[in-house]
RNA sequence: UUCUUAUCAAGAGAAGCAGAGGAACUGGUCCUGUGAAGCUUCAGCAACCACCAACUCCGGUUGGCCCGGUGCUAAUUCCAGCAAGUGAACAAUCACUUGGAAGAUAAGAA
Numbered sequence: 001u002u003c004u005u006a007u008c009a010a011g012a013g014a015a016g017c018a019g020a021g022g023a024a025c026u027g028g029u030c031c032u033g034u035g036a037a038g039c040u041u042c043a044g045c046a047a048c049c050a051c052c053a054a055c056u057c058c059g060g061u062u063g064g065c066c067c068g069g070u071g072c073u074a075a076u077u078c079c080a081g082c083a084a085g086u087g088a089a090c091a092a093u094c095a096c097u098u099g100g101a102a103g104a105u106a107a108g109a110a
Base pairs, nucleotide, nucleotide: 001110002109003108004107005106006105007104008103013042014041015040016039017038021031022030023029025081026080027079028078043073044072045071048069049068051064052063053062054061055060077102082099083098084097085096086095087094088093
């Protein structure tokens, strides 16, 4: 980097350095010199893997744990992007629902 599977409505920030961007992409809408990104330290959240126990149709399921490997700590993945359906008398357009796409994270594989 690619593929597969699972999850994505909950949760959790201070300080120091730094100095203009950031929220993947596009559009919107936001955040930001009352200090963005990034780096460091400390703290926190969660429980994917690991570990422990019970059960098991041996695939796994449920519960526990937080020492270990990751992850995360503005806004639902901030909202929408594609398709179908419903409603607003029609169109334009808007709203809602479902599915998908894209993305993120974990685990496994190439």
About this RNA: The RNA shown here (SAM riboswitch aptamer (S box leader)) has 110 nucleotides. The model forms 97% of the base pairs in the Rfam consensus. It matches the Rfam family "SAM riboswitch aptamer (S box leader)". From the family's description: The SAM riboswitch is found upstream of a number of genes which code for proteins involved in methionine or cysteine biosynthesis in Gram-positive bacteria. The SAM riboswitch acts at the level of transcription termination control. The predicted structure consists of a complex stem-loop region followed by a single stem loop terminator region. An alternative and mutually exclusive form involves bases in the 3' segment of helix 1 with those in the 5' region of helix 5 to form a structure termed the anti-terminator form.